[in-house]
RNA sequence: GCUGGUGUGGCUCAGUUGGUAGAGCAACGCAUUCGUAAUGCGUAGGUCGGCGGUUCAAAUCCGCCCAUCAGCU
Numbered sequence: 001g002c003u004g005g006u007g008u009g010g011c012u013c014a015g016u017u018g019g020u021a022g023a024g025c026a027a028c029g030c031a032u033u034c035g036u037a038a039u040g041c042g043u044a045g046g047u048c049g050g051c052g053g054u055u056c057a058a059a060u061c062c063g064c065c066c067a068u069c070a071g072c073u
Base pairs, nucleotide, nucleotide: 001072002071003070004069005068006067007066010025011024012023013022019056027043028042029041030040031039049065050064051063052062053061
């Protein structure tokens, strides 16, 4: 330098033939317990790597850039 993959709550991921984002774990609160853990119920937390474009509408399609991984040279 070229090609391809990945980027979504604190962490691990889902969400696809575009219709306004979810799960598990973690955190917090309550219940339970002599107390802790475990368990049950509930709460908060992300405008989806960045900037543009297309569209009535974009995490999703297109372009460029950034980060990271792999391969080639």